[in-house]
RNA sequence: CAAGUAUUCUAGAUGGUUGCGCCUAGAUAAUAGGUGAGGAAAGUCCGGACUCCGUAAGUGGAACCAAUGUGAGUUGGAUGGGAGUGAUCUCAUGGAUAAAAGGGCAGCAGAAAGUUAUACCGUCCCAUACACCAAUGGUGGUGGGAUAAGGGUGAAAUGGUAGUGUAAGAGACUACCGGGUAAUGUAGUAAUACAUUAUCGCGUGGUAACCCCUUCCUGGAGCAAGGUUCGUCCGCAUAGACAGAUAACCAUCGUUAUACAGAAUCCGGCUUAUUGAAUACUUGCGCA
Numbered sequence: 001c002a003a004g005u006a007u008u009c010u011a012g013a014u015g016g017u018u019g020c021g022c023c024u025a026g027a028u029a030a031u032a033g034g035u036g037a038g039g040a041a042a043g044u045c046c047g048g049a050c051u052c053c054g055u056a057a058g059u060g061g062a063a064c065c066a067a068u069g070u071g072a073g074u075u076g077g078a079u080g081g082g083a084g085u086g087a088u089c090u091c092a093u094g095g096a097u098a099a100a101a102g103g104g105c106a107g108c109a110g111a112a113a114g115u116u117a118u119a120c121c122g123u124c125c126c127a128u129a130c131a132c133c134a135a136u137g138g139u140g141g142u143g144g145g146a147u148a149a150g151g152g153u154g155a156a157a158u159g160g161u162a163g164u165g166u167a168a169g170a171g172a173c174u175a176c177c178g179g180g181u182a183a184u185g186u187a188g189u190a191a192u193a194c195a196u197u198a199u200c201g202c203g204u205g206g207u208a209a210c211c212c213c214u215u216c217c218u219g220g221a222g223c224a225a226g227g228u229u230c231g232u233c234c235g236c237a238u239a240g241a242c243a244g245a246u247a248a249c250c251a252u253c254g255u256u257a258u259a260c261a262g263a264a265u266c267c268g269g270c271u272u273a274u275u276g277a278a279u280a281c282u283u284g285c286g287c288a
Stems, first nucleotide, its partner, number of pairs: 001284009012253007020036006038260001042271002045269005050222004060217004064077005078093006094213002102211002104207002120151002122147007130140004159177006178202001179200009226234002
């Protein structure tokens, strides 16, 4: 210097002239004084206040941990995926062997797809009254059986490597790696992480955004709600109710004044649009 990541700030200031709404004073006038859009006022996606209606049976929602908040949510963390060279970003999160019950579903391909499953090719064994040959045997065919190592199908086929073993094979067995379970210790508020020891050759997968189960929460419509003394009324506001004013110009400052955009019950959150800048960090290039 360029490109990026995270966080934060900003959205002109001061003065003058003219104008508009509202408030106060004034006499219902003239006039004077005060006050008058946003960070998103937006989308209307969530939540709270508020109003009316309704009522005990459902329905809907949430679900790792901590802090905070009435809530939506926010901040930080954990575990497991994904994106990026990187700073960093992003998705998921109760239960499918539960602490504790069940039912259902799965296209195509494939021999077999969820159960202590499956034999298409291949490998191996046995039999053989069949065929061939270089013939007391061999090869092929046929029949019976063994095998999940190898091939093939698939998103997924029951952990990996090496050896032992065997007719050929297989956690069948052994070693190492990986994994599950339990206990203990250490760190942490916790989710959890790490270590050690013991034990298990280690089948029981996916879908809960299908029903379902567990725990917690949960009624509906919305200010055109509604109220009413029926009015240009109240609800209604330290902008604001006749459906709606909040503006224009000039000067100075400022490097620039340019973007997105205009309040209708109020408040909080989320998301989207958009101007300018600051800080920290990342990657690349250049110079010393």